Annotation: Predicted 3D model of a 506-nucleotide part of an RNA (small-subunit ribosomal RNA, 5' domain) from an uncultured bacterium. Its mean pLDDT, the model's own confidence on a scale to 100, is 87. Rfam family: Bacterial small subunit ribosomal RNA. Rfam links the family to the GO terms ribosome and structural constituent of ribosome.
Context: one part of a larger RNA
RNA sequence: GAAUCAACGCUGGCGGCGUGCCUAACACAUGCAAGUCGAACGGGAAAAGUUCCUUAGGGAGCUGAGUAGAGUGGCGAACGGGUGAGUAGCGCGUGGGUGAUCUACCCUUGGGUGGGGGAUAACUCGGGGAAACCCGGGCUAAUACCGCAUGAGCCUAUGGAGUCGGAUUCAUAGGGAAAGCCCUUCGGGGCGUCGAAGGAGGGGCCCGCGUCCGAUUAGCUAGUUGGUGGGGUCAGAGCUCACCAAGGCGACGAUCGGUAGCCGGUCUGAGAGGACGGACGGCCACACUGGGACUGAGACACGGCCCAGACUCCUACGGGAGGCAGCAGUGGGGAAUUUUGGGCAAUGGGCGGAAGCCUGACCCAGCAACGCCGCGUGGAGGACGAAGGUUUUCGGAUCGUAAACUCCUGUCCCGAGGGACGAAGGCAGUGACGGUACCUCGGGAGGAAGCCCCGGCUAACUCCGUGCCAGCAGCCGCGGUAAUACGGGGGGGGCGAGCGUUGUUC
Numbered sequence: 001g002a003a004u005c006a007a008c009g010c011u012g013g014c015g016g017c018g019u020g021c022c023u024a025a026c027a028c029a030u031g032c033a034a035g036u037c038g039a040a041c042g043g044g045a046a047a048a049g050u051u052c053c054u055u056a057g058g059g060a061g062c063u064g065a066g067u068a069g070a071g072u073g074g075c076g077a078a079c080g081g082g083u084g085a086g087u088a089g090c091g092c093g094u095g096g097g098u099g100a101u102c103u104a105c106c107c108u109u110g111g112g113u114g115g116g117g118g119a120u121a122a123c124u125c126g127g128g129g130a131a132a133c134c135c136g137g138g139c140u141a142a143u144a145c146c147g148c149a150u151g152a153g154c155c156u157a158u159g160g161a162g163u164c165g166g167a168u169u170c171a172u173a174g175g176g177a178a179a180g181c182c183c184u185u186c187g188g189g190g191c192g193u194c195g196a197a198g199g200a201g202g203g204g205c206c207c208g209c210g211u212c213c214g215a216u217u218a219g220c221u222a223g224u225u226g227g228u229g230g231g232g233u234c235a236g237a238g239c240u241c242a243c244c245a246a247g248g249c250g251a252c253g254a255u256c257g258g259u260a261g262c263c264g265g266u267c268u269g270a271g272a273g274g275a276c277g278g279a280c281g282g283c284c285a286c287a288c289u290g291g292g293a294c295u296g297a298g299a300c301a302c303g304g305c306c307c308a309g310a311c312u313c314c315u316a317c318g319g320g321a322g323g324c325a326g327c328a329g330u331g332g333g334g335a336a337u338u339u340u341g342g343g344c345a346a347u348g349g350g351c352g353g354a355a356g357c358c359u360g361a362c363c364c365a366g367c368a369a370c371g372c373c374g375c376g377u378g379g380a381g382g383a384c385g386a387a388g389g390u391u392u393u394c395g396g397a398u399c400g401u402a403a404a405c406u407c408c409u410g411u412c413c414c415g416a417g418g419g420a421c422g423a424a425g426g427c428a429g430u431g432a433c434g435g436u437a438c439c440u441c442g443g444g445a446g447g448a449a450g451c452c453c454c455g456g457c458u459a460a461c462u463c464c465g466u467g468c469c470a471g472c473a474g475c476c477g478c479g480g481u482a483a484u485a486c487g488g489g490g491g492g493g494g495c496g497a498g499c500g501u502u503g504u505u506c
Base pairs, nucleotide, nucleotide: 001506002505003504004503006502007501008500009499010498013375014374015373016372017371018370019368020367021333026331027330028329030328031327032326035075036074037073040072041071048063049062050061051060052059053058082286083285084284091211092210093209094208095207096206097205098204101203102202103201106199107198108197109196111194112193113192114148116146117145123138124137125136126135127134128133154175155174156173157172158171159170160169161168180191181190182189183188212258213257214256219249220248221247224246225245226244227243228242229241230240231239261283262282263281264280265276266275267274268273288309289308290307291306292305311322312321313320314319339365341364342363343362347361348359349358350357351356378408379407380406381405388399389398390397391396412447413443414442415441416440417439418438422433450495451494452493453492454491455476456475457474461490462489463488464487465486471478472477
């Protein structure tokens, strides 16, 4: 000098765009953050209104409404959002391999969708419990569940061709699918569903190379290294197990210890390099702590389940409930980091044929000079120069065209009027931001300047006070009676809505 997720001191007018718990991966009140589909299925209210009947208590019908709420079933909930604890690892980066592999929804191609069965929630009846919730009897539906049929291709086994090999291909035997719904002019159409092949996008696994410090860590290793066989996985493998062999790694740094998420990039620097990895994008890991599996195309699953633990809460003491490293917000820690805001209008996502519903993703607004950028705090004229301050050799000098005063302008500001783009689809409708931006008119210099420094480095000097005191200080050093170095005044220099200080990096 440049930079900063900054903080602190003094000061502070406006706008645009960004950024905002670096500390306790500490604990969390409250609300919201993942639902949706009635065109898969069965069942189905109430309030209120109205009509009729009435023993005047009430009852029935219709509307509300096939609505609400709940249930079965499907898809989603594995995305999106957060955090950086762990991890020195094929974790990440880069380049490859998979003849060892998976892939829901989407696209393409060519096939199938026949005929049956038994249940179960909801509901109802009964029971247990303070609650959470649970148990039993009975009824019922399906695109829920289960056989049968068919089955090209598919899978398995065997044999042949082929290949270095399990790619590919031929034959034989065995195995193995499915579901309906909506519309219809009754011709059909649409959405689904089953199995197969291919694609796209997305993964899994493996390998080469690269990836911090310490040798005051020198030896490490028993599933350890390899083999055979079984198991396991979508899939290769000591992944796992039995047996057998005795190997494997290491000064080209094993092992151990410390530190750390990695990268695109960011900062600095002429570069080489050094430092860093906040925001944004990609990958990974984690979700109170530890472990485990279930469901599923996909999880070993942040707002799912089970077990254990710590903590908090409820309890009728028998037993239960919870997990903000989602968005806000609270306490705590800290030098320090925001609103318990608006909206689904846009973009994107889930579900749905659609209408639409959901969406603290997102788009906006609020707070903070935290950063960058832009603008303003007025412009012109105005004295051999007011007052006042400071200084003086008492003549003067200086603040100083500075002020007053005159003329002018209207950015920002205030008031009034108009008023968007962002909204796209054949038409119509649809804007949180927002009556915002912007435009016009009116008003009026009015409401808007500070901070640091002035001994040398380093740009800027005098007066007074103080007297090695009080104090200053980045380094050298100032201060003990004329201090340009302390404190104040005047003057000056620098930067300017900022200026200094401190921390950190180059």